[in-house]
Molecule: RNase P RNA; transfer RNA
Organism: marine eukaryotic metagenome
């Protein structure tokens, strides 16, 4: 990018007609790049907040798009590749605190196991009074060797008892200045013999950012029962009795019944699909993108539709072939639920 | 619209990464018994849900997916 075109049937919205109110009749519109994961960031809506800061969280090179970002774009620095391109949680280990298992002498203010070496020192033995021989550690070394992911700057040369930035060129490191850049940072010189390894997706430090709960946020109508308030009528109510009388038992402003009025369920509406919108095309912009102008509406319902048949092209595999084609078969992931912006993850075929 | 999880056949453990992959029950095999059962002895059996990063080193920390289980 993710099959085209047309017919038939079928199911949903919304519209108009018709109805015997159960429907029917025509017209219109109906899924996707991911609607998915819910892993970021917004709108929008109620709610909480004087400010601020603590505590949790997140983000981390430098500019710069953006509503906004953990995203996207230039761009530096690193890293991989022969290139083309690809990757990078990419601050800070000289604030502290911790960690490194096994191996190894030593794993963090270094240290000395094998090793080398006798200037100095210390013993001893020659010559004969300061030389020279041989040993040695509570001496000098860290150049080799051995352990590890990781051993205190790498290569050469000089020096030196042996040796070491102990000097020196080169390259690697820190500093400083000027230069060029908005900036990260680059480029020259000049200085430092190197002067404190790694792990911050471990605690932590530094800068930023972030209130909570989410369409079941929420608004608006509003039944039946129940119980609230206020009017207004009865002035006792209930049992026992066929009524009355009597009598039990409740109440002493209650009770019974009528109207009204509230609040809040159920349910109805709305919120809801016109939007940070799409597609063209102009200006600025390396570019993400942003201004203007035009053009077009483009699912929206309730647990919730969007399907399936046919015909004809396309394509793709297999078989056939008189090379004109013809048969039979595949056509993926998925599938709206308030909406955008990403990011991740699946995808048969065909493309670059 | 969130929330929590996954480790042996079952249930569960594993602090601030390391020679740390462990317990119970079941399973084997052996002693015990006349034989079973228990009781005792010893064994076996894990890619730590996958799949990529940070780290010298990951069951442990970080993402991304699958599956389960609640609200």
């Nucleotide at each position: 990018u993710g099959c085209g075109c047309a017919a038939u049937c079928g199911c949903g919205u919304u519209c108009a007609g018709u109805u015997u109110c159960g429907g029917c009749u025509g017209a219109u519109c109906g899924a996707g790049g991911a609607a998915a994961g819910u892993c970021c960031g917004g709108a929008c809506a109620c709610u909480g907040c004087a400010g601020g800061g603590c505590a949790g969280g997140g983000u981390g090179g430098u500019g710069g798009g953006u509503a906004a970002c953990g995203c996207c774009c230039a761009c530096c620095g690193g890293g991989a590749g022969g290139a083309a391109u690809c990757c990078c949680a990419g601050g800070g280990a000289a604030a502290g605190u911790g960690c490194a298992a096994c191996a190894g002498a030593a794993a963090a203010c270094a240290u000395a196991c094998c090793g080398c070496c006798a200037a100095c020192g210390c013993c001893g033995g020659g010559c004969a009074u300061g030389c020279u021989c041989g040993g040695c550690a509570c001496g000098g070394u860290u150049a080799g060797g051995g352990u590890g992911a990781a051993a205190u700057g790498g290569u050469g040369a000089g020096g030196u008892a042996a040796g070491a930035g102990c000097u020196c060129a080169c390259c690697g490191c820190g500093g400083a200045a000027a230069c060029g850049g908005u900036g990260a940072c680059g480029u020259u010189u000049c200085u430092g013999g190197c002067a404190u390894g790694g792990c911050a997706a471990a605690c932590c430090c530094c800068a930023c950012c972030c209130g909570g709960u989410g369409a079941a946020a929420g608004a608006u109508c509003a039944a039946a029962u129940a119980g609230g308030a206020a009017a207004g009528u009865a002035c006792g109510g209930a049992g026992c009795g066929g009524c009355c009388c009597g009598u039990u038992c409740c109440a002493c402003a209650u009770u019974a019944c009528u109207u009204u009025c509230g609040g809040g369920u159920a349910g109805a509406u709305c919120g809801u699909u016109c939007g940070a919108g799409a597609c063209c095309g102009u200006u600025g912009g390396c570019a993400a993108c942003a201004u203007c102008g035009g053009u077009c509406c483009u699912a929206g319902a309730g647990a919730a539709a969007u399907g399936a048949u046919u015909g004809c092209g396309a394509u793709c595999g297999a078989c056939c072939u008189u090379c004109g084609g013809g048969u039979c078969g595949g056509c993926a992931c998925a599938g709206a639920a308030u909406c955008c912006g990403g990011c991740u993850u699946a995808u048969a075929g065909c493309u670059g | 619209g969130c929330g929590a999880g996954a480790u042996a056949g079952c249930u569960c453990a594993g602090g601030c990464g390391g020679u740390c992959a462990g317990a119970g029950c079941g399973u084997c095999g052996g002693a015990u018994u006349c034989a079973u059962a228990a009781c005792c002895c010893g064994g076996a059996g894990g890619u730590c849900g996958a799949g990529a990063g940070u780290u010298c080193g990951a069951g442990u920390c970080u993402c991304u997916c699958u599956c389960u289980c609640g609200c």